The RNA shown here (transfer RNA) has 72 nucleotides and comes from an Anaerolineae bacterium. The sequence is in RNAcentral, with records from ENA. Its Rfam family is "tRNA". Rfam links the family to the GO term triplet codon-amino acid adaptor activity. The family's RNA type in Rfam is transfer RNA. Taxonomically the source falls in Anaerolineae (Bacteria, Bacillati, Chloroflexota).
RNA sequence: GCGCCGGUCGUCUAACAGGCAAGACGGCGGUCUCCAAAACCGCUGAUGGGCGUUCGGGUCGCUCCCGGCGUG
Numbered sequence: 001g002c003g004c005c006g007g008u009c010g011u012c013u014a015a016c017a018g019g020c021a022a023g024a025c026g027g028c029g030g031u032c033u034c035c036a037a038a039a040c041c042g043c044u045g046a047u048g049g050g051c052g053u054u055c056g057g058g059u060c061g062c063u064c065c066c067g068g069c070g071u072g
Stems, first nucleotide, its partner, number of pairs: 001071007010025004019055001026044006048064005
């Protein structure tokens, strides 16, 4: 350089006909306890940047950035 795969809460992973972005861990608050842990309840927070298509984009197209694999 070329080809392929990927980029979503602090972390890991979903959302596949384009239609309210979901779950776990974590963090915060509470219940319980002499205190804490565990358990339970509640809260918390995300689509890499830009442009386009569309009534509507995490999802489709173009381009750039970042990471991985293969190849010369």